This is a predicted structure of a 78-nucleotide RNA (c-di-GMP-I-GGC riboswitch aptamer) from a Hydrogenophilales bacterium. The model forms 91% of the base pairs in the Rfam consensus. The prediction has a mean pLDDT of 87. The organism belongs to Hydrogenophilales, within Bacteria.
[in-house]
RNA sequence: CCUGUAAAGGGCAAACUCGUCGUGAGGCGAGGACGCAAAGCUACCGGUCUUUGAACUAAGACGGCGGGGCUGCCAGUG
Numbered sequence: 001c002c003u004g005u006a007a008a009g010g011g012c013a014a015a016c017u018c019g020u021c022g023u024g025a026g027g028c029g030a031g032g033a034c035g036c037a038a039a040g041c042u043a044c045c046g047g048u049c050u051u052u053g054a055a056c057u058a059a060g061a062c063g064g065c066g067g068g069g070c071u072g073c074c075a076g077u078g
């Protein structure tokens, strides 16, 4: 650097429920596990969504939608 068949130690946590914050998309905490080898971080590009609006206008949300950037555990191969 590449790969993720198997293993060890582990990690994260969809839907849903409860609490809470937000007009909302959604966020956070608890429970819960559908999945994940970057399901770690980042709104830079595309996308989707929300509010607003005459407007693709403005302000936002999503990193578990695709790409880019940064970082990283274990094992295997070279």
Stems, first nucleotide, its partner, number of pairs: 002076003011036002016031006034064001040070003044067003047062005